[in-house]
């Protein structure tokens, strides 16, 4: 100097839950609060998983036809505290 188990000690982040904004939703952002996390810091590359406004196929009345209303598909939407992958970073024993 370098690795590196681990996290003493300094530190860090912040689950659910509330309140407000944004949005069709999922969800995100702020404050308040801490369930946890040794990268629970960053990146949607790669599996997975959430939501379906829009569009696209149906279906609904005594007959037609339009609206509405229902299914159903669907990501280009979202989840990095779901996993893998890339980077970067604080102490640091044998």
């Nucleotide at each position: 100097u370098a690795a590196a188990a681990u996290g003493c000690a300094a530190g860090g982040c912040a689950a659910a839950u509330c309140u407000a904004u944004u949005g069709a939703a999922a969800a995100a952002u702020a404050g308040a609060g801490a369930c946890g996390c040794a990268a629970a810091g960053c990146c949607a590359c790669g599996g997975g998983c959430c939501u379906a406004a829009a569009g696209c196929a149906g279906u609904u009345a005594g007959c037609u036809g339009a609206a509405u209303a229902c299914u159903g598909u669907c990501a280009g939407g979202g989840c990095g505290g779901c996993c893998g992958g890339g980077u970067u970073g604080c102490a640091g024993a044998a």